Transfer RNA from Candidatus Methanoplasma sp., 73 nucleotides, folded computationally. The source organism's lineage runs through Archaea, Methanobacteriati, Thermoplasmatota, Methanomassiliicoccaceae and Candidatus Methanoplasma. The sequence was found in a public genome assembly. It matches the Rfam family "tRNA".
RNA sequence: GGGCUCAUGGUCUAGGGGUUAUGACGGCGCCCUUACAAGGCGCAGAUCGCCGGUUCAAUUCCGGCUGGGCCCA
Numbered sequence: 001g002g003g004c005u006c007a008u009g010g011u012c013u014a015g016g017g018g019u020u021a022u023g024a025c026g027g028c029g030c031c032c033u034u035a036c037a038a039g040g041c042g043c044a045g046a047u048c049g050c051c052g053g054u055u056c057a058a059u060u061c062c063g064g065c066u067g068g069g070c071c072c073a
Stems, first nucleotide, its partner, number of pairs: 001072007010025003018056001027043005049065005
């Protein structure tokens, strides 16, 4: 330098055009317990990496950029 691939709550992750973005772990509150743990109920937490384009509508499709991974030279 070229090709492929990934980027979504604190962490891991589902969703690949439309109504409220999914779950787990973690956090907070309540219940339970003499208490702790486990368990049960509930809550908060995401401008979906950035900039453009297409579209009535973009987390999703297209282009560029940035960063990570793999391969080729």